[in-house]
Molecule: c-di-GMP-I riboswitch aptamer
Organism: Candidatus Contendobacter sp.
RNA sequence: AUUCAAAAAAGCCGAACCUACCGCGAGAUAGGGGCGGAAAGUCGCGGAUCCUGGAACCGCUUUCAGGACAGCCGGACUGCCGGG
Numbered sequence: 001a002u003u004c005a006a007a008a009a010a011g012c013c014g015a016a017c018c019u020a021c022c023g024c025g026a027g028a029u030a031g032g033g034g035c036g037g038a039a040a041g042u043c044g045c046g047g048a049u050c051c052u053g054g055a056a057c058c059g060c061u062u063u064c065a066g067g068a069c070a071g072c073c074g075g076a077c078u079g080c081c082g083g084g
Base pairs, nucleotide, nucleotide: 002084003083004082012037013036017032018031019030020029022027035071041077042076043075045074046073047072049068050067051066052065053064054063055062056061
């Protein structure tokens, strides 16, 4: 440098739920909490899902704009220990 996986060691993150607070909302932030994670680190680039508003349709549904989501999948960038 590259690759593999997560046995060991040192650590890391933090599901659901509760509280506070922000938001029309999806949801975010902080504290508690710990389901799980070898990228559960970062990025809204593609898809999916969700929210708000408009239009078409009035039977199913479709479409446009803005937003949410990284622990839904894919992609990009970066990274600890150990083995080959």